RNA sequence: GGCCGGUUAGAUCAGUUGGUUAGAGCAUCGUGCUAAUAACGCGAAGGUCAUGGGUUUGAUCCCCCUACUGGCCA
Numbered sequence: 001g002g003c004c005g006g007u008u009a010g011a012u013c014a015g016u017u018g019g020u021u022a023g024a025g026c027a028u029c030g031u032g033c034u035a036a037u038a039a040c041g042c043g044a045a046g047g048u049c050a051u052g053g054g055u056u057u058g059a060u061c062c063c064c065c066u067a068c069u070g071g072c073c074a
Stems, first nucleotide, its partner, number of pairs: 001073007010026001012024002019057001028044005050066001052064003
């Protein structure tokens, strides 16, 4: 330098062949239970879906740029 993949909650990951409200367990916080802690039950908070554009009535999803990251080739 060329090609391919990944980027979504604090971290690990789903997800939608474009349709109104983006999810899971773990962690965190509150609460119930207990003499107390843990475990367990219930609840809550936490997301510019990496970045900037484009297409579209509508984009986390499709296209392009950039950044970071993994692999292959030279």
This is a predicted structure of a 74-nucleotide RNA (transfer RNA) from Dreissena polymorpha. Model confidence (mean pLDDT): 81 of 100. Its Rfam family is "tRNA". Rfam's curators write: Transfer RNA (tRNA) molecules are approximately 80 nucleotides in length. The sequence is in RNAcentral, with records from ENA, Ensembl Metazoa and Rfam.